[in-house]
């Protein structure tokens, strides 16, 4: 320098354009002599900027970061 892939809560991780799953963690309550475990509830997300569409996590462009390969 070139090619390709990835980017979603605190972490892991799914998602045919049509209400963003799930697990772990965290907080509160319950339970207990106390804790742990269990149970219930709550909280926390689509890398940035544009475009297409009635509607974008998903399609297109671009920027950034990361990874792999070639030179």
């Nucleotide at each position: 320098a070139g090619u390709u892939a990835u980017u979603u809560g605190g972490c892991u991780g799914a998602g045919u354009u049509g209400u963003a799953a799930a697990g772990c963690a965290u907080g509160u309550g319950u339970u207990u002599u106390g804790a742990a475990a269990g149970c219930a509830c709550a909280c926390u997300a689509u890398a940035g900027a544009g475009g297409u569409u009635u509607a974008a996590g998903u399609c297109c462009u671009u920027u950034a970061a990361u990874a792999a390969c070639u030179u």

Source information: The prediction has a mean pLDDT of 80. Predicted 3D model of a 71-nucleotide RNA (transfer RNA) from Euphausia superba. The RNAcentral record of the sequence draws on ENA. Rfam family: tRNA. About the family: Transfer RNA (tRNA) molecules are approximately 80 nucleotides in length. Gene Ontology term of the family: triplet codon-amino acid adaptor activity. The organism belongs to Euphausia, within Eukaryota.